TPP riboswitch aptamer (THI element) from an Alphaproteobacteria bacterium, 101 nucleotides, folded computationally.
[in-house]
RNA sequence: CAACGUUCCAAGGGGCGUCCCGUGCUUGCCACGGGGCUGAGAGUGCACCCUCAGGACCGGAUCCGGGUCAUGCCGGCGUCGGGAUGGAGCCUAUGACGCUA
Numbered sequence: 001c002a003a004c005g006u007u008c009c010a011a012g013g014g015g016c017g018u019c020c021c022g023u024g025c026u027u028g029c030c031a032c033g034g035g036g037c038u039g040a041g042a043g044u045g046c047a048c049c050c051u052c053a054g055g056a057c058c059g060g061a062u063c064c065g066g067g068u069c070a071u072g073c074c075g076g077c078g079u080c081g082g083g084a085u086g087g088a089g090c091c092u093a094u095g096a097c098g099c100u101a
Base pairs, nucleotide, nucleotide: 001095002094005090006089007088008087009086010085011051012050013049014048016045017037018036019035020034021033022032023031024030025028057082058081059080063076064075065074066073
């Protein structure tokens, strides 16, 4: 000095599902209220996650396998295609370069 990691600042990107009960009526798998499930987030939150990347998220996908009351719930697909960045600080090992022996 660099990269990794990490924190902060600013900017930007992103998702918000599923099941049950109650009430309502415009009877829609609608609205409101309560509860269960997974999750960082499913009370749209001055929250949460992500920002060059396999792992925010979207597409393929009304996909495939497993499981569930049910659901991207889990796994596959998937080092697939797309996808939003700059600055500052700290840190230890490593590497590069310089100096000395």